[in-house]
RNA sequence: UAUGAAAAAAGCAAACUUGUUGAAAAACAGGGUCGCAAAGCUACGAGUCUGAAGCCGUUUUGGCCAUGACAGUCGGGUUGCCAUAG
Numbered sequence: 001u002a003u004g005a006a007a008a009a010a011g012c013a014a015a016c017u018u019g020u021u022g023a024a025a026a027a028c029a030g031g032g033u034c035g036c037a038a039a040g041c042u043a044c045g046a047g048u049c050u051g052a053a054g055c056c057g058u059u060u061u062g063g064c065c066a067u068g069a070c071a072g073u074c075g076g077g078u079u080g081c082c083a084u085a086g
Stems, first nucleotide, its partner, number of pairs: 001085004011036002016031006034072001040078003044075003047070003054064003
């Protein structure tokens, strides 16, 4: 530097569930284990979700909207374990 077939060490933890927080999306902690070679970190680009506040409308439980959320949607950036090959 490339690769992840086999092996081993170490690691993460979807759904579901209990508790807490939140307007919500969702997050955190415990249980759980679908999967993951970056399922480590980073909202930079694309995307998705929510809609408190604000604005518009108003018969309305409506519409618009991120400054909120997602890194286990894809790409980029960055750091790193093991093995194999050079």
Molecule: c-di-GMP-I-GGC riboswitch aptamer
Organism: Thermoclostridium caenicola